This is a predicted structure of an 88-nucleotide RNA (c-di-GMP-I riboswitch aptamer) from an Anaerolineales bacterium. The sequence was found by an Rfam model in a public genome assembly. The organism belongs to Anaerolineales, within Bacteria. Rfam family: c-di-GMP-I riboswitch aptamer. Its family is annotated with cyclic-di-GMP binding in the Gene Ontology.
[in-house]
RNA sequence: AUUCGAAAAUAGCAAACCCAGCGAAAACUGGGGACGCAAAGCCAAGGGUCUAAAGUAGUUCAUCUACUAUGAUCGCCAGGUUGCCGAA
Numbered sequence: 001a002u003u004c005g006a007a008a009a010u011a012g013c014a015a016a017c018c019c020a021g022c023g024a025a026a027a028c029u030g031g032g033g034a035c036g037c038a039a040a041g042c043c044a045a046g047g048g049u050c051u052a053a054a055g056u057a058g059u060u061c062a063u064c065u066a067c068u069a070u071g072a073u074c075g076c077c078a079g080g081u082u083g084c085c086g087a088a
Base pairs, nucleotide, nucleotide: 002088003087004086005085012037013036017032018031019030020029021028035075041081042080043079046077047076048073049072050071055067056066057065058064
């Protein structure tokens, strides 16, 4: 440096759910909590998924429906980038 994660060590993150906050929502943040994770660190300019406030169209005047990301997700996948321990 490259590839890999069987055994080991020391650390790390934290799903569901609950409480509080925040947001139109999806989600996110903090506390509790652990299903899992060798990148479950970071990047949302690729694909997917979630949401639809504003906007547009329709319906009608109770509003409702459809479309739409500029919102969100890296713990959906791919890619980029940085990094711990160990093995070959």